[in-house]
């Protein structure tokens, strides 16, 4: 330099353009237990990498960046 895929909670992921962005872990409080652990239960936590466009309405579509991560390609 070129293509491809990726960025949503502390962590792993999920969400046709349309209702308060959803689950498990994870914390945080209670049940049960002699007691832990396992289980149940209630609960906290992100507005979605940045900045534009499009559209009544963007996590979703369109440019353009950053930052990862794979493949070719150049150079040595």
């Nucleotide at each position: 330099g070129g293509g491809c895929c990726g960025a949503u909670a502390g962590c792993u992921u999920a969400a046709c353009g349309g209702u308060u962005a959803a689950a498990g872990c994870a914390g945080a409080g209670g049940a049960c237990u002699c007691a832990u652990a396992a289980u149940c239960c209630u609960u906290u936590g992100a507005g979605u990498c940045u900045g534009g466009g499009u559209u009544c309405g963007a996590a979703u579509c369109c440019c353009a960046g950053u930052c990862g991560g794979c493949c070719c390609a150049c150079c040595a």